Predicted 3D model of a 74-nucleotide RNA (transfer RNA) from a Candidatus Vogelbacteria bacterium.
RNA sequence: GCACCCUUAGCUCAGCUGGUUAGAGCGUACGAUUCACAUUCGUAAGGUCAUAGGUUCGAGUCCUAUAGGGUGCA
Numbered sequence: 001g002c003a004c005c006c007u008u009a010g011c012u013c014a015g016c017u018g019g020u021u022a023g024a025g026c027g028u029a030c031g032a033u034u035c036a037c038a039u040u041c042g043u044a045a046g047g048u049c050a051u052a053g054g055u056u057c058g059a060g061u062c063c064u065a066u067a068g069g070g071u072g073c074a
Base pairs, nucleotide, nucleotide: 001073002072003071004070005069006068007067010026011025012024013023019057028044029043030042031041032040050066051065052064053063054062
């Protein structure tokens, strides 16, 4: 330098053929349980879906550019 893949909550990830409110587990906070701790159970908070633009009635999902990361080739 070229090709391909990835980027969604603090962490690990799901999200089907574009559609109604963006989710799970872990973690965090609070509560229940306990003499207390742990475990278990319940509730809650937490997201500019990497950034910018485009297509569309409608975009996490499609297209383009950029940034970061990874793999291969030279």

It matches the Rfam family "tRNA". Gene Ontology term of the family: triplet codon-amino acid adaptor activity. The family's RNA type in Rfam is transfer RNA.